The RNA shown here (small-subunit ribosomal RNA) has 1451 nucleotides and comes from an uncultured prokaryote. Its Rfam family is "Bacterial small subunit ribosomal RNA". The prediction has a mean pLDDT of 84. The sequence is in RNAcentral, with records from ENA.
[in-house]
RNA sequence: AGGGUUUGAUCAUGGCUCAGAACGUACGCUGGCGGCACGCCUAACACAUGCAAGUCGAACGAAGUAGCAAUACUUAGUGGCAGACGGGUGAGUAACAUGUGGGUAUCUGCCCUUUGGCCUGGAAUAACACGAGGAAACUUGUGCUAAUACCGGAUAAGUCUUUACGGAGAAAGCUUUAUGCACCAUUGGAUGAGCCUGCACUUGAUUAGUUUGUUGGUGGGGUAAUGGCCUACCAAGACUGUGAUCAAUAGCUGAUUUGAGAGGAUGAUCAGCCACAUUGGGACUGAGACACGGCCCAAACUCCUACGGGAGGCAGCAGUGGGGAAUCUUGCACAAUGGAGGAAACUCUGAUGAAGCGAUGCCGCGUGAGUGAAGAAGGCCCUUGGGUUGUAAAGCUCUUUCGUCGGGGAAGAAAAUGACUGUACCCGAAUAAGAAGGUCCGGCUAACUUCGUGCCAGCAGCCGCGGUAAUACGGAGGGGGCAAGCGUUGUUCGGAAUUACUGGGCGUAAAGAGCAUGUAGGCGGCGUUAUCAGUUAGAGGUGAAAGGCCUGGGCUCAACCCAGGAACUGCCUUGAAUACUGUAAUGCUUGAGACCGGAAGAGGUAAGCGGAAUUCCCAGUGUAGAGGUGAAAUUCGUAGAUAUUUGGAAGAACACCAGUGGCGAAGGCGGCCACCUGGCUCGAUACUGACGCUGAGGCGCGAAAGCGUGGGGAGCGAACAGGAUUAGAUACCCUGGUAGUCCACGCCGUAAACGAUGGGUGCUAGUUGUUGGGGUGUUUACACUUCAGUGACGCAGCUAACGCGUUAAGCACCCCGCCUGGGGAGUACGGUCGCAAGAUUAAAACUCAAAGGAAUUGACGGGGGCCCGCACAAGCGGUGGAGCAUGUGGUUUAAUUCGAAGCAACGCGAAGAACCUUACCAGCUCUUGACAUACUUAUCGCGGAUUUUGGAGACAGAAUCCUUCAGUUCGGCUGGAUAAGAUACAGGUGCUGCAUGGCUGUCGUCAGCUCGUGUCGUGAGAUGUUGGGUUAAGUCCCGCAACGAGCGCAACCCCUGUCCUUAGUUGCCAUCACGUUUGGGUGGGCACUCUAGGGAGACUGCCGGUGACAAGCCGGAGGAAGGCGGGGAUGACGUCAAGUCCUCAUGGCCCUUAUGGGUUGGGCUACACACGUGCUACAAUGGCAACUACAAUGGGCUGCGAACCUGCGAGGGUGAGCGAAUCUCUAAAAGUUGUCUCAGUUCGGAUUGUUCUCUGCAACUCGAGAGCAUGAAGUCGGAAUUGCUAGUAAUCGUAGAACAGCAUGCUACGGUGAAUACGUUCCCGGGCCUUGUACACACCGCCCGUCACACCAUGGGAGUUGGUUUGACCCGAAGAUGGUGCGCUAACCUUUUAGGAGGCAGCCAGCCACGGUCAGGUCAGCGACUGGGGUGAAGUCGUAACAAGGUAACC
Repeated sequence: AGGGUUUGAUCAUGGCUCAGAACGUACGCUGGCGGCACGCCUAACACAUGCAAGUCGAACGAAGUAGCAAUACUUAGUGGCAGACGGGUGAGUAACAUGUGGGUAUCUGCCCUUUGGCCUGGAAUAACACGAGGAAACUUGUGCUAAUACCGGAUAAGUCUUUACGGAGAAAGCUUUAUGCACCAUUGGAUGAGCCUGCACUUGAUUAGUUUGUUGGUGGGGUAAUGGCCUACCAAGACUGUGAUCAAUAGCUGAUUUGAGAGGAUGAUCAGCCACAUUGGGACUGAGACACGGCCCAAACUCCUACGGGAGGCAGCAGUGGGGAAUCUUGCACAAUGGAGGAAACUCUGAUGAAGCGAUGCCGCGUGAGUGAAGAAGGCCCUUGGGUUGUAAAGCUCUUUCGUCGGGGAAGAAAAUGACUGUACCCGAAUAAGAAGGUCCGGCUAACUUCGUGCCAGCAGCCGCGGUAAUACGGAGGGGGCAAGCGUUGUUCGGAAUUACUGGGCGUAAAGAGCAUGUAGGCGGCGUUAUCAGUUAGAGGUGAAAGGCCUGGGCUCAACCCAGGAACUGCCUUGAAUACUGUAAUGCUUGAGACCGGAAGAGGUAAGCGGAAUUCCCAGUGUAGAGGUGAAAUUCGUAGAUAUUUGGAAGAACACCAGUGGCGAAGGCGGCCACCUGGCUCGAUACUGACGCUGAGGCGCGAAAGCGUGGGGAGCGAACAGGAUUAGAUACCCUGGUAGUCCACGCCGUAAACGAUGGGUGCUAGUUGUUGGGGUGUUUACACUUCAGUGACGCAGCUAACGCGUUAAGCACCCCGCCUGGGGAGUACGGUCGCAAGAUUAAAACUCAAAGGAAUUGACGGGGGCCCGCACAAGCGGUGGAGCAUGUGGUUUAAUUCGAAGCAACGCGAAGAACCUUACCAGCUCUUGACAUACUUAUCGCGGAUUUUGGAGACAGAAUCCUUCAGUUCGGCUGGAUAAGAUACAGGUGCUGCAUGGCUGUCGUCAGCUCGUGUCGUGAGAUGUUGGGUUAAGUCCCGCAACGAGCGCAACCCCUGUCCUUAGUUGCCAUCACGUUUGGGUGGGCACUCUAGGGAGACUGCCGGUGACAAGCCGGAGGAAGGCGGGGAUGACGUCAAGUCCUCAUGGCCCUUAUGGGUUGGGCUACACACGUGCUACAAUGGCAACUACAAUGGGCUGCGAACCUGCGAGGGUGAGCGAAUCUCUAAAAGUUGUCUCAGUUCGGAUUGUUCUCUGCAACUCGAGAGCAUGAAGUCGGAAUUGCUAGUAAUCGUAGAACAGCAUGCUACGGUGAAUACGUUCCCGGGCCUUGUACACACCGCCCGUCACACCAUGGGAGUUGGUUUGACCCGAAGAUGGUGCGCUAACCUUUUAGGAGGCAGCCAGCCACGGUCAGGUCAGCGACUGGGGUGAAGUCGUAACAAGGUAACC
């Protein structure tokens, strides 16, 4: 400090997510030791048991025990002090509760200190004794008694009080006799507490008004003390948008955690404060409480009970139950520190000290160290060579921390006293001995292989893995990183500048309110003076300790602990400064306003007037149609339409002018004239003097549609009706047509109300239009200039880019509004407004990992432009109809082997299935195998031929004949061969072409595809390669931030067309000769043809035109050939997971007496049917017969086979020649002549019968051919569809491959030899440029809504249940207060049978907890039914959107 994730890629926006740290944690697996910490976060739920607050005999009497006694000891009770501390918890509390800083109307036991006292009397009472009641708790009568218990009197320095004269009010003793401890009053202090107050202190406005003791005053009361704290009276105030009230949540702080910080979150342990003690209320006592282990009352709960009545309160320490993911021992000690009491000894102390349990955390240590390569064994992987685990182990040497055993043994303790504890620590001994696991290994993120599994099982923090080769699942090996822990879950901060103070945004990503006006508020021009509130620096006080930081020290180190320092950014006080801001005063004119004079304008309101057009009405002319559409129909019309002419009526809107022209705040405003009226603007001025800007709420305006009332209604026209279109058409198109549109008045208050751009002010280059006004100059039409508007371009700058750019989206300031992922949703609920429709304000659950912006490259478009192609058109011939051939599908079958599937499968693999082939089926048969290598043994061969047995054959067996293993070192030594055996292995046309290589098809012989450097762009990318021409071509030229280059194009290669040359045999024969067998036959020759080598030739080279002086194009000349002469080979980057595992090769998987091998027979040849490709035809451009010329390419020894003979023929016999420019296949056919004369024929030949031929071991399934006979369909082919642009189509034959034989197929060859192309609108395919895009698996794309099904959360809902709260009323315990007190009454008084003062019980009054009744508010749970929403693999119906999305889309 960042990373992953939206995209094909990019930038930016934006969310989600990860890496870090922390935790009072919990869970999973594992677990050696020690130190220091920490340990019910949930039920403030209920609690058994024990303990947690007592002490004092030096206050008192009494009783008891011991003692002979003196006396000592113990204690229930009276009395004193302490139980208000210590300990626990966080329910309540949003508050002067807390924090911080001030203040004082106050109190303060014990402690310190000052001063002064402590005199004199009295009456009771518990204990106790004797009784009584009760189950108990306990209560009660009579009698006795003491005090430091209680009560008088005296005294009063000082104190309190008063009208300052006066008045009031104290005490306690004990004793060991001391400088003792107490007691009373009093002074000051310390400590602690009370009260007041400034500031700080969570969320919600879907909580906007609250309040009657309320706010203040006076008198009184009350308190330690101020105060409406309480009361009577008076006044009507007080709080609130700087958020009152209400609701929800919450103890606050020091601090903790995170963070660079600012901040955020938290408030366990430790410390300070507060609150509480089962729930609610209340007071008493006291210095202090409204009291955790005190009291009274009420309520709930639990327990005891003799049913009459009683007892209790673990949120003290342990512990139990319960709840929960989860949190410890019913232990030791007062030794230390502290507390209470006591004069003290001492007692008490679950405070505390220490132990126990728990890896809960932090820190430390260990589980060994050295050496050790045969790199052991084993494991794992493997290309089988090896690699790795790995110096790791073993082995050898050494050590003993921790632990174990034995011995010694502190400090903590001041004189004594040690729970911890025989602890820490020290010494010795033995033995490597007792001590390592969790997690991860696709990317983020360090770390990789193998097996298993096969969208299953599973993983997952995000992206995402898994559908047969998973580094992502599970196991293993190996590795990484931590380590007595390791992972997971949860929470917080960080990263997140993702709430932005530091430090964000709002044209298009979320976001400027529709517009104005204006209140509060915020901000505010230039001077002077004053003040010092803000502000700035100084000083003082405070900011507890602990913690954190720094320095040092102590435990062996560390954690931990101790000491010191700095810090605690805050608050308060004080005395300074005066620039700025504020405040006050006084000036100024530039901001703002005002006076005067001009000017423009669809600015507004409300009257009047006008013409054109439409429709309707009357009438005339006139006749059959009109209207409407892509085409039609509905509709109108012979009852006279449409058309046309005159007249009339009505309503609405205002052509031309008209303009990125004008006006207005926006919405908006358009015929003409006049009235009323708002605003802007220009010029000028001698006025006011900051009067300004913005603007939460408020108020006003506000298109269209809609609503209400009343009018109006020509045209248009939702709804509706009809006609079309369509699969449907509740649409688009057409014919009609109601609301509405118009007017008046009143509502509504919203729009893509848009410049998607809030308002104001200042500053920051220009150029060029245009509107309104002014000035200057002159040549009167211009130039220059200045204000105010309105446009286009553009510098700087800004922006993610697009773009904006003095009319800012630039640079700044001020004020307001708004945003914080997508969906749910601008929805629900609540409130407000509205007649309604609805508007406004405005969530959550749930769900996704994206949604969205700009730009880029492609692809696509029923977008555009340019161009090409037998793409269309123009032609010629076909296919589709028939029969047959052949391939495919389907069906059938034991098998009909397999593959190929739009173009680019289908006469394809297959250049040839009777057996073989052959992979399929049935049967038989073999198991190291038909084939390869290696081993052992045996034999030297092996093999061939003939005969023969069984068998369908393979195979099994017999007999005869032929026969020679090779080398040699002479060794069964080497090689070779055969047989047998055993094991490794062979074998597989078995699967996967979606694991692959290679090869091939296709777009496409289309003109494209790229790179280097440079430049531009944040970038993807662009440029180059685009543009203007041109070409078959990214071919070339010109231009250009490009310059070059590569693969393609072209050329180089082959064939062919002309000529030359070289060479002539097997070719040829012009010249010469021979021969007559008339054939280049022979001699001879190489001129010609030809053969096959080498050259020439064609390059827009020349001329003219055109073009840009180019490239090129057009025409011409010459030429065999002219603009690529014709043809072939040649196939860029890539696309289709295209095809092929059955050519071959190959990974993985599978079979191994079988999915391998052999063999016989069958099948691949089946046949209701469908399709593709062909052949032959349908005839006269023909059939048949006869006659007769001219080719080229090829092939030939298991061959081609002449000639001759023979057969009607296929063929047969014989066989010359030829391994071929020599011989041969070899005959070319279309042609010519004759005949047939339009018929199912002298067309056509299928089918069938029969006789043959050939090949072959064998033609039954299942070959080809010949002769004779038979003579189907078919008379030119529907929709549709195909080939071809010249030696082409069409037509005619010929040859070859494979092959024993089999050709209508395929591959080649030549003969004859056309028609047409205006042209590029349309169909198909392609190229380039451009445009739109929500597509990128790329339009066979994407995607919307209803319905059906499942699940989830949620709204409404008759109601119902509960919480909380308000108002009114009833009741009114305990209690204090007040009143009364005829009952009762020791202290004091008196005039004493008694009375008084005082007190008590009782009663009364108001206050008041709980409880009750009624009426509301609010929150939550459940709820038949119901509404929409979300999610889900392949469901249904359509196709709304994205391209002009096929009716532009959207509000």